[in-house]
Molecule: transfer RNA
Organism: archaeon
RNA sequence: GCGGCCAUAGUUUAACGGUUAGAAUGGGGGACUGUGGAUCCCCAAAUCGGGGUUCGAUUCCCCGUGGCCGCCCCA
Repeated sequence: GCGGCCAUAGUUUAACGGUUAGAAUGGGGGACUGUGGAUCCCCAAAUCGGGGUUCGAUUCCCCGUGGCCGCCCCA
């Protein structure tokens, strides 16, 4: 330099173009308990950035950024 894949709560991850963006784990609070753990209930927390298409974009297209993999060239 070329090609491919990926980017969503702190972390791991779901989501036919129409969901209140869901869950697990972690965090906070409460119940229970002699204390703790376990269990149960409640709460907060996310779509990498910019454009485009569309009535409507996490989803489709383009550019960029970052990560992973492969290939080529030079040393």